[in-house]
Context: one part of a larger RNA
RNA sequence: GGAUGAACGCUAGCGGCAGGCCUAACACAUGCAAGUCGAGGGGUAACAGGUGUAGCAAUACAUGCUGACGACCGGCGCACGGGUGCGUAACACGUAUGCAACUUACCUUUAACUAGAGAAUAGCCCCGAGAAAUCGGGAUUAAUACUCCAUAACAUUAUGAAAUGGCAUCGUUUUAUAAUUAAAGCUCCGGCGGUUUAAGAUGGGCAUGCGUGACAUUAGUUAGUUGGUGAGGUAACGGCUCACCAAGACUACGAUGUCUAGGGGUUCUGAGAGGAUGAUCCCCCACACUGGUACUGAGACACGGACCAGACUCCUACGGGAGGCAGCAGUGAGGAAUAUUGGUCAAUGGGCGCAAGCCUGAACCAGCCAUCCCGCGUGAAGGAUGACAGCCCUAUGGGUUGUAAACUUCUUUUAUACACCAAGAAAGAGAGGGAAUGCUCUUGGAGCUGAAGGUACCGUAAGAAUAAGGAUCGGCUAACUCCGUGCCAGCAGCCGCGGUAAUACGGAGGAUCCAAGCGUUAUCC
Numbered sequence: 001g002g003a004u005g006a007a008c009g010c011u012a013g014c015g016g017c018a019g020g021c022c023u024a025a026c027a028c029a030u031g032c033a034a035g036u037c038g039a040g041g042g043g044u045a046a047c048a049g050g051u052g053u054a055g056c057a058a059u060a061c062a063u064g065c066u067g068a069c070g071a072c073c074g075g076c077g078c079a080c081g082g083g084u085g086c087g088u089a090a091c092a093c094g095u096a097u098g099c100a101a102c103u104u105a106c107c108u109u110u111a112a113c114u115a116g117a118g119a120a121u122a123g124c125c126c127c128g129a130g131a132a133a134u135c136g137g138g139a140u141u142a143a144u145a146c147u148c149c150a151u152a153a154c155a156u157u158a159u160g161a162a163a164u165g166g167c168a169u170c171g172u173u174u175u176a177u178a179a180u181u182a183a184a185g186c187u188c189c190g191g192c193g194g195u196u197u198a199a200g201a202u203g204g205g206c207a208u209g210c211g212u213g214a215c216a217u218u219a220g221u222u223a224g225u226u227g228g229u230g231a232g233g234u235a236a237c238g239g240c241u242c243a244c245c246a247a248g249a250c251u252a253c254g255a256u257g258u259c260u261a262g263g264g265g266u267u268c269u270g271a272g273a274g275g276a277u278g279a280u281c282c283c284c285c286a287c288a289c290u291g292g293u294a295c296u297g298a299g300a301c302a303c304g305g306a307c308c309a310g311a312c313u314c315c316u317a318c319g320g321g322a323g324g325c326a327g328c329a330g331u332g333a334g335g336a337a338u339a340u341u342g343g344u345c346a347a348u349g350g351g352c353g354c355a356a357g358c359c360u361g362a363a364c365c366a367g368c369c370a371u372c373c374c375g376c377g378u379g380a381a382g383g384a385u386g387a388c389a390g391c392c393c394u395a396u397g398g399g400u401u402g403u404a405a406a407c408u409u410c411u412u413u414u415a416u417a418c419a420c421c422a423a424g425a426a427a428g429a430g431a432g433g434g435a436a437u438g439c440u441c442u443u444g445g446a447g448c449u450g451a452a453g454g455u456a457c458c459g460u461a462a463g464a465a466u467a468a469g470g471a472u473c474g475g476c477u478a479a480c481u482c483c484g485u486g487c488c489a490g491c492a493g494c495c496g497c498g499g500u501a502a503u504a505c506g507g508a509g510g511a512u513c514c515a516a517g518c519g520u521u522a523u524c525c
Stems, first nucleotide, its partner, number of pairs: 001525004006521005013376004018371001019369002021334001026332003030329003035076003040073002043069002047067003050063005083287003093211007102204002107200003111196004116148003125138005155180011185192002213259003220250003225247008262284004267276003289310005312323004340366001342365003348362001349360004379410004390400004416461003469514005474495003480509005490497002
C1' cells in the first nucleotide's frame, strides 16, 4: 500500500447493487416449512345445491341425487428442495482412467401381452379398557390393496453344440433340450393406465494411477492382520463375513501415533514465482439431541419416518405418556459482533393430478443495518469598501481568515407536494371453434391472471431552498503559530516529547489529507 462476513469511537443527505451468528453442532415458547389424487376404492363428518314428506308460511325431517369432501384403504411423492460443518488427513476431495464385477422409479424409443378365480382388512356399526397417549373384542364391506391360477418369451436357470473376439478370469452371436416366472383397471369414449422384453437418457455404486496439513522432542506397526481354497452375503467385485491352509503385509520415498482440518472451483495479495484463504454463489462429501439398528422402497440405513439405549425438557389421575429449529421467522444464553415471529405463489422451479387446481418460509419480493462496492448531492457565475468580528506581528500600521461573506444574477440534481402510469417483467397453459385429419404434429385469432405497488420512470410547482464531517500538523509524513501547563497533567506506531520561551501535552487561530464518511483495533499478503 492492498484486503475483510469485521468490531469500536465520532459523524451522517439520497439512490443502485450485494452481504448480514465467524462465538455455544448451546437450549428452545409459538406459528408456518410436504403434500396430492374422487378419472383407483368403500363411502358421507362439515359446507352448498336439488328432490321428497308435513305445513298457509316461516321452518322441521328425510334422501349421496349433485357440486364437493373430514377421517379411512390404495397410488405417487416424502431419498428432491432447504440447513449446518460436528466428524473425517480418507479414494473424503480434485484430476485421469476402468467395471469382461454393477444398478437406475418417473421419461423416450422397441417388441409382445393385458384371460380367469378367491380369501381378507381399514373405514362404517356395536361393546369394552384407560387421566391421557392410545388400545382390545365382535359383526360387516370395497379396490389399480392381497393371494391363487391360465398363457408366455429374444427374460432367468441348467446341460450341450458351433462361430468369432479379447488384457487373464472370459465376452459376444447363432442354435438344441428341459424347467421357472406376469398383468388392473378407470373413463366425460377423446384418452389415462397395467405386465414382460430390449435399448437410450439421467442419476448412482465400486475399483485404480497421480495430487492433496503439522510434529521424528512419534520408529517400529499389524492376527481378519497379508495371501490362498471353499462357502455365505451384496445390485455388484472384494477378508465384506465365516471355515480351513500358509506366514505374510506396511515402514526412513516416513509406516504407526498425536495434534489440526470438511475438499474443490475460487477469494485476497504479489510484476511473477509464491504466500494466505475456503463467508456469499456453484460442484462433491459428512451430519440431523448423543450412540446403535434395521424396516419400507427404484433409491435411505431416512432433518420435520420407525425401534432400542442415554442425557435433557414437558404432561400425569403416579399406572404411564410426549418431544428434538445444524428449515423460515423468533426467544434465552454466549459474545466485540450479525436482521422481520413480514407479503405472495404473479414469475422461475419442484410434488401430486387427464385437467381445473392444491401444496411449496424453495423462490420472488418487501422490512432492518453506511457492513462492502458504485453513483449523485450539500449549489453555480459575478462580486474588494480586500467590510466587521476572530487570530498573529517588528503594532498610528501590516498580515491572515478571504471571493470567503454581504450583495446581484442563475439553476433545481436531490428533498417535499401534486398529477399521470393498472406500463415492461407474460410467454402461455387449459377449454371451445375453424382449416386439416386415423392418432400425433404444425399455424393463426379471441379472452383470463401482478405479491412487490399507486412502486419505478416521466411530468408539473415553489424555493438556495432539505443536506459535512473525521483524523492529523517534531522526523518517518502532506500540513505552524499563540496561550495554558511546568518530568506535573499528559502524548506515543518507532525514534522519542514534557523539569518556565513545548511547531510533540491541553485549548485557540490557521493549515494538510480524505470525505458520507473518517480514524482506531484485529487478521492476511